[in-house]
RNA sequence: UUGAUUUAAGGGCAAAAUCACUGAAAGGUGAUGACGCAAAGCUAUAGGGGCCUCUGUGAUGGAGCAAGGCCAGCCAGCUGCCAUC
Repeated sequence: UUGAUUUAAGGGCAAAAUCACUGAAAGGUGAUGACGCAAAGCUAUAGGGGCCUCUGUGAUGGAGCAAGGCCAGCCAGCUGCCAUC
């Protein structure tokens, strides 16, 4: 340096739920809390997928479409620590 394996040590993150704030919603932030995670670090202007509908279209309602928003703990891409072989 490359590949594989592992979570022992030292540490890290934090699902659901509840409360508060925020948003039209999906969702986000903080606190409590740990289901899990060896990339649960970063990327949603450049991939696939999923969710939402204040807005436009739709005579009305709904579906759809457009446009916009969101999800990285779905896949993917990028980067990277420790130990062992």
A computed fold for an 85-nucleotide RNA from Neobacillus rhizophilus, annotated as c-di-GMP-I riboswitch aptamer.
Lineage of the source: Bacteria > Bacillati > Bacilli > Bacillaceae > Neobacillus.
Its mean pLDDT, the model's own confidence on a scale to 100, is 76.